[in-house]
Model confidence (mean pLDDT): 89 of 100. Predicted 3D model of a 92-nucleotide RNA (SAM riboswitch aptamer (S box leader)). Its Rfam family is "SAM riboswitch aptamer (S box leader)". Gene Ontology term of the family: regulation of gene expression. The sequence was found by an Rfam model in a public genome assembly.

RNA sequence: GCCUUAUCCAGAGUGGCGGAGGGACCGGCCCGAUGAAGCCACGGCAACCUGCGCUGCAAGGUGCCAAUUCCGGCGGAAACGCAAGAUGAGGA
Numbered sequence: 001g002c003c004u005u006a007u008c009c010a011g012a013g014u015g016g017c018g019g020a021g022g023g024a025c026c027g028g029c030c031c032g033a034u035g036a037a038g039c040c041a042c043g044g045c046a047a048c049c050u051g052c053g054c055u056g057c058a059a060g061g062u063g064c065c066a067a068u069u070c071c072g073g074c075g076g077a078a079a080c081g082c083a084a085g086a087u088g089a090g091g092a
Stems, first nucleotide, its partner, number of pairs: 002091007013042005021031003025073004043065003048061003051057002069084001074081002
């Protein structure tokens, strides 16, 4: 990278290094020198997997901590559905 499946209107950031990008893609619209990405430390959210006499807890494995997956993209008058993406678990 591929396949299956569940979830995606809730929630949760400070400091140091760094130095111009970031929000998947395209179009918008935003965020950013009052400091982007990335890395590190500490903190937090959540409860998918493991664990634990288990309506729960949060120790371990992931994940996550601007904006509904930021909004739209295909179908539908709309509600909504599909696709795509992200994350977990399982698989060839």